[in-house]
Molecule: c-di-GMP-I-GGC riboswitch aptamer
Organism: Desulfotruncus alcoholivorax DSM 16058
RNA sequence: UUAAAAACGGGUAAACCAAUCGAAAGAUUGGGGCACAAAGCUAUGGGCCUAAAGCUUUAAAAGCUAUGGUCGCCAGGCUGCUUAAA
Repeated sequence: UUAAAAACGGGUAAACCAAUCGAAAGAUUGGGGCACAAAGCUAUGGGCCUAAAGCUUUAAAAGCUAUGGUCGCCAGGCUGCUUAAA
């Protein structure tokens, strides 16, 4: 530098359950383990989720909007492990 057969060493931890926080989406911690060779970090672009506040609305219902989330949706940026080859 290129590649990813293998989840063995070492590591992360989906669903689900409990507690806490939150309007919600969701997050954190513990249990759990579907998977992951960047499932490490980063909301920069797109996507997706939510709609408290705000706006529309006589009111309710409903609708719109991210300033709230998601990097284990994709791409970009930064850094790194294992194995193999050069």